[in-house]
This is a predicted structure of a 120-nucleotide RNA (FMN riboswitch aptamer (RFN element)).
RNA sequence: AAAUAUCUUCGGGGCAAGGUGAAAUCCCUGACCGGCAGUGACAGUCUGCGAACUGCAAGAGCAGCCGAAACGGUGCAAAUCCGUUACCGACGGUAAAAGUCCGGAUGAAAGAGGAUAUGA
Numbered sequence: 001a002a003a004u005a006u007c008u009u010c011g012g013g014g015c016a017a018g019g020u021g022a023a024a025u026c027c028c029u030g031a032c033c034g035g036c037a038g039u040g041a042c043a044g045u046c047u048g049c050g051a052a053c054u055g056c057a058a059g060a061g062c063a064g065c066c067g068a069a070a071c072g073g074u075g076c077a078a079a080u081c082c083g084u085u086a087c088c089g090a091c092g093g094u095a096a097a098a099g100u101c102c103g104g105a106u107g108a109a110a111g112a113g114g115a116u117a118u119g120a
Stems, first nucleotide, its partner, number of pairs: 003118008017029003031100002033089002035049004044087002053064004069085005091103003
């Protein structure tokens, strides 16, 4: 040093401006947002994971489910960069149908960092 153990910190963003209406950040025009790890070079749309959701369970947990991209360019190398045009987004609530408001959640978690011990 690797590794292991314990403790600890961090760990999700977003409807401007208008229209209709009794009422909408929920509809319409339009605007805006993008968790974690990986990948030959940077990813919401590639691969995997987490969360949410569903079922089972007294519980710890286990199982299921799990959205969406093309074209052109540069380059040794990019489905990740540049350009153009698209597309996607849990559950419950609501004066009216919500990726963006409120709520579970001052939660949980993928994971990132730090300390200590062993290593010695």